[in-house]
The RNA shown here (Bacterial large signal recognition particle RNA) has 266 nucleotides and comes from an Anaerolineae bacterium. The organism belongs to Anaerolineae, within Bacteria. The model forms 93% of the base pairs in the Rfam consensus. Its Rfam family is "Bacterial large signal recognition particle RNA". By type it is a non-coding RNA gene. It was read from a public genome assembly, where an Rfam model found it. Model confidence (mean pLDDT): 75 of 100.
RNA sequence: UCGCGCUAGACGGGGAGCUGGCGGUGUCCUGUACCCGCAAUCCGCCAUAGCGGGGUCGAAUUCCCUUCAAGAGGGCUUAGUGCACCUGGGACUGCUUCUGUCGGUCGGCGUCGAAGGGCGGGUCCUGCGCAGCAGGAGCCCCCAAACCCCGCCAGGUCCGGGAGGAAGCAACGGUAAGGAGACCCUCCUGGGUGCCGCAGGGGUGCCUGCCCGGAGCCGGGCGGCAGCGACAAGCCGGGUAGCACGGUUCGAAGGAGGGUGCGCGG
Numbered sequence: 001u002c003g004c005g006c007u008a009g010a011c012g013g014g015g016a017g018c019u020g021g022c023g024g025u026g027u028c029c030u031g032u033a034c035c036c037g038c039a040a041u042c043c044g045c046c047a048u049a050g051c052g053g054g055g056u057c058g059a060a061u062u063c064c065c066u067u068c069a070a071g072a073g074g075g076c077u078u079a080g081u082g083c084a085c086c087u088g089g090g091a092c093u094g095c096u097u098c099u100g101u102c103g104g105u106c107g108g109c110g111u112c113g114a115a116g117g118g119c120g121g122g123u124c125c126u127g128c129g130c131a132g133c134a135g136g137a138g139c140c141c142c143c144a145a146a147c148c149c150c151g152c153c154a155g156g157u158c159c160g161g162g163a164g165g166a167a168g169c170a171a172c173g174g175u176a177a178g179g180a181g182a183c184c185c186u187c188c189u190g191g192g193u194g195c196c197g198c199a200g201g202g203g204u205g206c207c208u209g210c211c212c213g214g215a216g217c218c219g220g221g222c223g224g225c226a227g228c229g230a231c232a233a234g235c236c237g238g239g240u241a242g243c244a245c246g247g248u249u250c251g252a253a254g255g256a257g258g259g260u261g262c263g264c265g266g
Base pairs, nucleotide, nucleotide: 001266002265003264004263005262006261009057010056011055012030013029014028015027020046021045022044023043024042034054035053036052037051038050063259064258065257066256067255068254073250074249075248076247077246080245081244082243083242084240085239086238087237088236089235092234093233094231096229098227099226100225101224102223104222105221106220107218108217109216116212117211118210119209120208121207122206123205124201125200126199127198128197129196130194131193133190134189135188136187137186138185140181142179143178149174150173151172157166158165159164
């Protein structure tokens, strides 16, 4: 130095959690790096820290050590900071209802007469009257009685010797009880009817007329100031690792350097 065969060793790793501690099953992140059995009311071990059985590679790009700008991901941190959310407070800032005030501002009315004062009326209530409405009755017209309504009574009946007379059904006409009609008129009853009249009552408000008076009056908005209250955006307090930075901690993959057996034969 080459070939062959072995051994050590490797065949994923990490975070949290659990544990006296270590590893595993489970879970999360990387990522693809053997198989079977055991295992979270746990399974197996003891700082040489999974146990039992089997398989592949095998002294090197694969094993071991050191180191590295960097680094997926996870834990902790609110006495590191900012933001977000929840919650308590409500003296400060802000916002806002209401009230008061102002010789402020805008606007309206006013010599075609303001404020103020006097007199009166209406609206309102009650009574009476009038009108009207609704209902009823009367009046008027029509219909309406086999007989127990009236008039007139054919036929027929009765009296009479006769002349003549009597009662009287139907029909016809009328009328009563009753039925129907529709304008006017009269009467009765009724009412949340009324640009109506008379009287009494009432008088807060509104409307309106006259007289005195002789220049202001009004309410509304805005603005300033003050006060009671309310809202809770700012503000103060507490909470939530919720989001993002920061700090700290663990840390896979990756880069660089170094190191590392045995036997046989050429």